[in-house]
RNA sequence: CUCUGUAAAAAGUAAACCCAUCGAAAGAUGGGGACACAAAACCACAGGUCCCAAGUUCACUGAACCGGAUGGCUGGGUUACCGGA
Numbered sequence: 001c002u003c004u005g006u007a008a009a010a011a012g013u014a015a016a017c018c019c020a021u022c023g024a025a026a027g028a029u030g031g032g033g034a035c036a037c038a039a040a041a042c043c044a045c046a047g048g049u050c051c052c053a054a055g056u057u058c059a060c061u062g063a064a065c066c067g068g069a070u071g072g073c074u075g076g077g078u079u080a081c082c083g084g085a
Stems, first nucleotide, its partner, number of pairs: 002085004012037002017032006035072001041078003045075003048070004055065004
């Protein structure tokens, strides 16, 4: 440096749910809590999924665009502990 693994050791993150706050919402943040994770560390570039108050278009009450969210949906990029080759 590349590939590979989590048996061990040292670490790490934290699902659902509850409380508080923000948001129109999806959802996010903090605290509690652990379902899981070998990159479940970081990044919205591509796709998927979710929301859609306001704006635009077509409709007549819905669809599309825009916008927002999701990294614990997939791919991709960057970085990293220990072990093996």

Source information: The RNA shown here (c-di-GMP-I riboswitch aptamer) has 85 nucleotides and comes from Pelobacter sp. Rfam family: c-di-GMP-I riboswitch aptamer. Rfam links the family to the GO term cyclic-di-GMP binding. The coordinates come from a structure-prediction model, not an experiment, and the mean pLDDT is 84.